[in-house]
Predicted 3D model of a 68-nucleotide RNA (transfer RNA) from a marine eukaryotic metagenome.
């Protein structure tokens, strides 16, 4: 100097209702039972602090961690 940091994990979302998906977890259905399948639920300070804006995960500044 460049890249990354968003749910337990892997990631999407690049200014606008209430931040989403898959996996995992829990519940129900199904099954003689389990698995698989189907339906649903729970789970988030968007690394941290500040700024710009009517509005910021997103733009700007600083800072921390990891990778090159």
């Nucleotide at each position: 100097g460049g890249g990354a940091g968003u749910a337990a994990c892997u990631c999407a979302g690049c200014g606008g209702c209430u931040a989403g998906a898959g996996u995992a977890u829990c519940u129900g259905c199904c099954u003689u039972c389990c698995a698989a399948g189907c339906a649903g639920a729970a789970g988030g300070u968007c690394g941290c602090c500040g700024g710009u804006u009517c509005g910021a995960a997103u733009c700007c500044g600083g800072u921390c961690u990891c990778c090159c």
Its Rfam family is "tRNA". Its family is annotated with triplet codon-amino acid adaptor activity in the Gene Ontology. Rfam classes the family as a transfer RNA. The RNAcentral record of the sequence draws on MGnify. Its mean pLDDT, the model's own confidence on a scale to 100, is 82.